c-di-GMP-I-GGC riboswitch aptamer from a Desulfobulbaceae bacterium, 74 nucleotides, folded computationally. Model confidence (mean pLDDT): 82 of 100. The sequence was found by an Rfam model in a public genome assembly.
């Protein structure tokens, strides 16, 4: 460089479920794993959704940017 759940060690954590917090979508937090190779972090274009106004959400909805741990069947 470049491939990867081939194996290894590790990593995150959907749904549901506690308790808070919001006017919703939804978010934080404990438990849970449905999955995840950037499911880490950015709303920049799309989308969906709240809400009908600026606005907000969703990054584990799709591209885009920028980082990075391990391996090596290269």
């Nucleotide at each position: 460089c470049a491939a990867g759940a081939a194996a290894a060690a590790g990593c995150c954590a959907a749904a549901c479920c506690u308790g808070c917090c919001g006017g919703a979508a939804g978010g934080c937090u404990g438990g849970g794993a449905c999955g995840g190779a950037a499911a880490g972090c950015u709303u920049c274009g799309g989308g969906u959704c709240u809400c009908a106004a600026u606005a907000g959400a969703u990054a584990g909805c799709c591209g885009a940017g920028c980082u990075g741990c391990c391996u090596u069947a290269g």